[in-house]
RNA sequence: ACUAAAAAAAGGCAAUCGGUUCCGAAAGGGCCGCUACGCAAAGCCACCGAUCUAAGGGAUAACCUAUGAUAGCGGAGUUACCAGA
Numbered sequence: 001a002c003u004a005a006a007a008a009a010a011g012g013c014a015a016u017c018g019g020u021u022c023c024g025a026a027a028g029g030g031c032c033g034c035u036a037c038g039c040a041a042a043g044c045c046a047c048c049g050a051u052c053u054a055a056g057g058g059a060u061a062a063c064c065u066a067u068g069a070u071a072g073c074g075g076a077g078u079u080a081c082c083a084g085a
Base pairs, nucleotide, nucleotide: 012039013038017033018032019031020030022029023028037072043078044077047075048074049073050070051069052068056065057064058063
């Protein structure tokens, strides 16, 4: 450097679904309940790409656009339990 690959223990998070006189134009987020799709970072982070929305702005070939959003899309960064080395 490359390939293959666990076992054990303590736990953790929470998809979907339902509710909401909460925030938002929307995407989406918050809170609550049930549940457990799954996740070794499914902890944090919007720096890069990707995707979603289009208020406002532009266009008028029926659309374009992020300053909005998604961390459970990927990368980068950062913190971290157990075991082994």